[in-house]
C1' cells in the first nucleotide's frame, strides 16, 4: 500500500412572476432542479511526474420507489433472490467527441390533494448507492 472483520460521522436538489378558474407551487404561459461509483480530448496547479486536484441528468453500471418468491420473527417488520428500473441530437474543432465548445431538445417512483404534481404534502427522525475517518487481526 493492499487484505479480513467490525465501529464512527456524513450521505438530494427544484415552480420566482404571470393566466384561467370556486378551487391548482397540481391545468396554460414560463421559472428552476439533477443522488452515488466509473469512464473521460476538460480546466487548474506545481515539484514536470507512471504526479495531484477537478470534468456526463439524459455513455456505462449502482441506489430509492413498486412488485413477485423464499426464509425468519410474529402484527407488518427482517434477511435473500429475482422481476422492474427515465431521457440526445445537430453543428464546430479534431487522428479521434454519448463527455470538450455552441446551439436546440428530452427525462424524472409510489400515495395523498377542493383540479391533473420531477418542484407541495406523506411513507421518511426511514433506507441508501457510497464517501471520509478509525479500531483489531493476518500476511
Nucleotide at each position: 500500500a493492499g487484505g479480513a472483520a467490525c465501529c464512527u460521522u456524513c450521505g438530494g436538489g427544484g415552480c420566482a412572476g404571470g393566466g384561467u378558474g370556486a378551487a391548482a407551487u397540481u391545468c396554460c404561459c414560463g421559472a428552476c432542479c439533477g443522488g452515488c461509483g466509473g469512464u473521460g480530448a476538460u480546466g487548474g496547479c506545481c515539484u514536470u511526474g507512471u504526479g495531484c486536484c477537478u470534468a456526463a441528468g439524459c455513455c456505462c453500471g449502482c441506489g430509492a420507489c413498486u412488485c413477485g418468491c423464499c426464509a425468519g420473527a410474529g402484527g407488518u417488520c427482517u434477511g435473500g433472490c429475482g422481476a422492474c428500473u427515465g431521457a440526445u441530437u445537430u453543428g464546430g474543432u479534431g487522428a479521434a467527441a454519448a463527455u470538450c465548445c455552441a446551439a436546440a431538445g428530452c427525462c424524472g417512483a409510489c400515495g395523498g390533494u377542493g383540479a391533473a404534481a420531477g418542484u407541495c404534502c406523506g411513507g421518511a427522525u426511514g433506507g441508501g448507492a457510497g464517501a471520509a475517518g478509525g479500531u483489531u487481526c493476518a500476511c

Notes:
A computed fold for a 139-nucleotide RNA from Alicyclobacillus fructus, annotated as FMN riboswitch aptamer (RFN element). It matches the Rfam family "FMN riboswitch aptamer (RFN element)". Gene Ontology term of the family: FMN binding. NCBI's taxonomy places the organism under Bacteria, Bacillati, Bacilli, Alicyclobacillaceae, Alicyclobacillus. The sequence was found by an Rfam model in a public genome assembly.